Bacterial RNase P class A from a Bryobacterales bacterium, 386 nucleotides, folded computationally. The sequence was found by an Rfam model in a public genome assembly. Taxonomically the source falls in Bryobacterales (Bacteria, Pseudomonadati, Acidobacteriota, Terriglobia). Rfam family: Bacterial RNase P class A. About the family: Ribonuclease P (RNase P) is a ubiquitous endoribonuclease, found in archaea, bacteria and eukarya as well as chloroplasts and mitochondria.

RNA sequence: CCUCGCGGACGGGCAACCGCCCCGGUUCAUCUUCACGAUGGGCAGGGGAGGAAAGUCCGGUCUCCAUAGGGCAGCAUGCCGGCUAACGGCCGGGGGGACUCGCUCAAAGCGGGUUUUACGGAAAGUGCCACAGAAAAUAUACCGCCUCUGGCAACGGAGGUAAGGGUGAAAAGGUGCGGUAAGAGCGCACCGCGGCCGCAGUAACGCGCGCCGGCAGGGCAAACCCCAUGUGGAGCAAGACCAAAUAGGGGAGGAGGAGCGGCCCGCUCCGUUACGACUUCCGGGUAGGUCGCUAGAGCUGGGGAGCAAUCUCCGGCCCAGAGGAAUGGUUGCCGCCGUGGCGCAAGCCGCGGGCACAGAAACCGGCUUAUAGUCCGCGAGGCCUC
Numbered sequence: 001c002c003u004c005g006c007g008g009a010c011g012g013g014c015a016a017c018c019g020c021c022c023c024g025g026u027u028c029a030u031c032u033u034c035a036c037g038a039u040g041g042g043c044a045g046g047g048g049a050g051g052a053a054a055g056u057c058c059g060g061u062c063u064c065c066a067u068a069g070g071g072c073a074g075c076a077u078g079c080c081g082g083c084u085a086a087c088g089g090c091c092g093g094g095g096g097g098a099c100u101c102g103c104u105c106a107a108a109g110c111g112g113g114u115u116u117u118a119c120g121g122a123a124a125g126u127g128c129c130a131c132a133g134a135a136a137a138u139a140u141a142c143c144g145c146c147u148c149u150g151g152c153a154a155c156g157g158a159g160g161u162a163a164g165g166g167u168g169a170a171a172a173g174g175u176g177c178g179g180u181a182a183g184a185g186c187g188c189a190c191c192g193c194g195g196c197c198g199c200a201g202u203a204a205c206g207c208g209c210g211c212c213g214g215c216a217g218g219g220c221a222a223a224c225c226c227c228a229u230g231u232g233g234a235g236c237a238a239g240a241c242c243a244a245a246u247a248g249g250g251g252a253g254g255a256g257g258a259g260c261g262g263c264c265c266g267c268u269c270c271g272u273u274a275c276g277a278c279u280u281c282c283g284g285g286u287a288g289g290u291c292g293c294u295a296g297a298g299c300u301g302g303g304g305a306g307c308a309a310u311c312u313c314c315g316g317c318c319c320a321g322a323g324g325a326a327u328g329g330u331u332g333c334c335g336c337c338g339u340g341g342c343g344c345a346a347g348c349c350g351c352g353g354g355c356a357c358a359g360a361a362a363c364c365g366g367c368u369u370a371u372a373g374u375c376c377g378c379g380a381g382g383c384c385u386c
Stems, first nucleotide, its partner, number of pairs: 001382010012334007020048004025043007050357001054368002057366005062235004074231005079093005094119001095117009120226002125224002127220003142165002144161007173191006192215001193213004197208003239291004249282005256270005298317008335355002337352006
């Protein structure tokens, strides 16, 4: 310097003009009872998207409903320890897998590093294991090997065997020696496996020329299932308060009421012991309004504890909250990308809207997914130079 892997940070900047949403201040006008207040306008000021605001997958705060106690079903989780308000999240560790480096002539083995892992139980039961293959799980025998036997021979028949070949993703422990007709945990040694014991560790687990067992049946539980633990439901359109018009409900009064707009007469309509016109009061609910609504598991600078997640102390800061929804547009300069011309080069002058994914809706903590480009750290490999 290049490539790859992992982790982290940023994700256009500045200025001018024109707008949009929210907040409190001030001023003017109108309404109202002076005031308080309401509505509308002006003025200056403050604030105004994200790392994912997304998917709504998980956990919580908050709210309402339900709820004696216990159980079943359903769903979720599943090595160990820690963190946290909580989690299916995060951190650290253990076991397993992959890659790589070192030791080694090499293999095996041992050790280091990076990365990854839904990692309880397969001797509770049920089920499944394509194709190939004799056989895919109460074992079995295609080729082969061996014994006996028929036959001149080719080739058969009966039996033994599972070492070798072959099939497969996977073949009933592995290697070696003995043993045997050939073989076989048949016997033995080592490795592996299971149980017990001891030591180290909080534990998962590890170690042991410790003891016992020839070995006990392959895989799948992200198949049913078993075990352990957890789990009431709905969601801010939660929910609380104020409260028109119309219709309907209830109580009280009630024989008249309304119109033909001066009054009287008259006329018309509704009602007249009632399913009662009309008057008045009450309560529920709708439209509408107010609250919930954003000072919080908050942001930021520094110190401390801890391997870390995280916790804690001190200082500073206030940062959208509206309603189906504002956060935008134009121009200039700069940055980055692509490209053209000039120049030996450094560079200079141009051109191109080329600059991602996306957009709050009660609020937090996570996970997952999308994301042009830039920067930083760690690790591995390669090349060059000293």